[in-house]
Context: one part of a larger RNA
RNA sequence: UGACGGGGGCCCGCACAAGCGGAGGAACAUGUGGUUUAAUUCGAUGAUACGCGAGGAACCUUACCUGGGCUUAAAUGUAGAUUGCAUGAGGUGGAAACACUUCUUCCCUUCGGGGCUAUUUACAAGGUGCUGCAUGGUUGUCGUCAGCUCGUGCCGUGAGGUGUCGGGUUAAGUCCCAUAACGAGCGCAACCCCUAUCGUUAGUUGCCAGCGGAUAAUGCCGGGGACUCUAGCGAGACUGCCACCGUAAGGUGAGAGGAAGGUGGGGAUGACGUCAAAUCAGCACGGCCCUUAUGUCCAGGGCUACACACGUGUUACAAUGGCCGGUACAAAGGGCAGCUACACAGCGAUGUGAUGCUAAUCCCUAAAGCCGGUCCCAGUUCGGAUUGGAGUCUGCAACCCGACUCCAUGAAGUUGGAUUCGCUAGUAAUCGGAUAUCAGCCAUGAUCCGGUGAAUACGUUCCCGGGCCUUGUACA
Numbered sequence: 001u002g003a004c005g006g007g008g009g010c011c012c013g014c015a016c017a018a019g020c021g022g023a024g025g026a027a028c029a030u031g032u033g034g035u036u037u038a039a040u041u042c043g044a045u046g047a048u049a050c051g052c053g054a055g056g057a058a059c060c061u062u063a064c065c066u067g068g069g070c071u072u073a074a075a076u077g078u079a080g081a082u083u084g085c086a087u088g089a090g091g092u093g094g095a096a097a098c099a100c101u102u103c104u105u106c107c108c109u110u111c112g113g114g115g116c117u118a119u120u121u122a123c124a125a126g127g128u129g130c131u132g133c134a135u136g137g138u139u140g141u142c143g144u145c146a147g148c149u150c151g152u153g154c155c156g157u158g159a160g161g162u163g164u165c166g167g168g169u170u171a172a173g174u175c176c177c178a179u180a181a182c183g184a185g186c187g188c189a190a191c192c193c194c195u196a197u198c199g200u201u202a203g204u205u206g207c208c209a210g211c212g213g214a215u216a217a218u219g220c221c222g223g224g225g226a227c228u229c230u231a232g233c234g235a236g237a238c239u240g241c242c243a244c245c246g247u248a249a250g251g252u253g254a255g256a257g258g259a260a261g262g263u264g265g266g267g268a269u270g271a272c273g274u275c276a277a278a279u280c281a282g283c284a285c286g287g288c289c290c291u292u293a294u295g296u297c298c299a300g301g302g303c304u305a306c307a308c309a310c311g312u313g314u315u316a317c318a319a320u321g322g323c324c325g326g327u328a329c330a331a332a333g334g335g336c337a338g339c340u341a342c343a344c345a346g347c348g349a350u351g352u353g354a355u356g357c358u359a360a361u362c363c364c365u366a367a368a369g370c371c372g373g374u375c376c377c378a379g380u381u382c383g384g385a386u387u388g389g390a391g392u393c394u395g396c397a398a399c400c401c402g403a404c405u406c407c408a409u410g411a412a413g414u415u416g417g418a419u420u421c422g423c424u425a426g427u428a429a430u431c432g433g434a435u436a437u438c439a440g441c442c443a444u445g446a447u448c449c450g451g452u453g454a455a456u457a458c459g460u461u462c463c464c465g466g467g468c469c470u471u472g473u474a475c476a
Base pairs, nucleotide, nucleotide: 001476002475003473004472005471007470008469009468010467011466012465013464015460016459019423020422021421022420023419026315027314028313029312030311031310032309033308034306035305042053043052064301065300066299067298068297069296070295076124077123078122079121080120081119082118084116088103089102090101091100092099093098106115107114108113126290127289129288130287131286135284136283137279138278139277140275142273147186148185149184150183151182152181153162154161155160166177167176168175192267193266194265195264197235198234199233200232201231202230203229211222212221213220238261241255242253243252244251245250317416321375322374323373324372325371326370327369333364334363335362338357339356342353343352344351345350382413387408388407389406390405391404392403393402429452430451431450432449433448434447435446
């Protein structure tokens, strides 16, 4: 100087407390361990692995296994030699890859040759093989915590200290005062984006708002820019004003005004560093290793196994509910090998026809809610696993191993031990919608979007993590 303490002081955080809803019990989905296997490819492993890499494993992917092939090879270049190929059509073997084979078959030319293609030889290949403890780059975490340092000066023999401490204050090393320190940098804050209010500009969305026309009805038409909206530019919030406290910084106020009040709400943004943290399988790269194989092509299988254990989820155990009928209201995103109105067929998944839209124009397009009826507390009109049958769709192909539909079947489960997780407001809870990936989909996942919409916080004694000061130490 640090680190540590079941030392002290001050302070903070959904850290505890106060609440709400979950997990741990059941079934299923998914990931992991283990076991099994010819193979169940590899990586990730306290917090910081385990719906993670994977934002799509039937083939492909694919790296694994079994079997069958190739050896300059899939690509490109140089040099030498040979050649007229390539392409197209066909035959045989084969699971395919591939092997063998038949026919067809270049251009220019000064006839010397040249161009192009193919074959072959040599040299360069290839490797998801090893090492993340040789590395770059990227990422997680402490932590959006308030810290980490430098120049000059001063102090100390020196390591080092001071500044950065003290008194206040703040979300903040934020600011003020004091001060052997005076300044500065990286962080904090602000600048950036979205959102909440208003104005203005603009009008192929919106509006009978005011006028006219038309219809069974509808901005449907003429027309209009008022309003909503869209998207550019501005305004607006600064403790600016008032009162009180305070030297100041600042604090308090159901104060005024205001759409918004003290960082308005959310996002992006992650200091010096820590964990030899993660990744050689995104990519790059040093070294080592393989070279008729650890390279490469193909068919089939596997990654989907299953006495078991754990994590993350979905659905439930019901009446604030299930079922049936009627009826209302979004936002955001996507669409041409696409989204599909509408009509018809089918109980349905879907099929057939057909129309609009390269999109504020057409389409995908809500559910909880509300109104009425029924069920009457039961393993039930709860719950839907599992299984049998019949189908639809995608795709060369659904046996291993797809999703969906209909009929039948109707398991466990009656609120879950010790323990444990999330959340402080448009949040939790609950309800549906969309997208990426994608032929299809094992999506209950991920990421967004809106609808309905709470309870509680006395407080900081205790648990956990962190910051500052101080103290002890046989630790570095």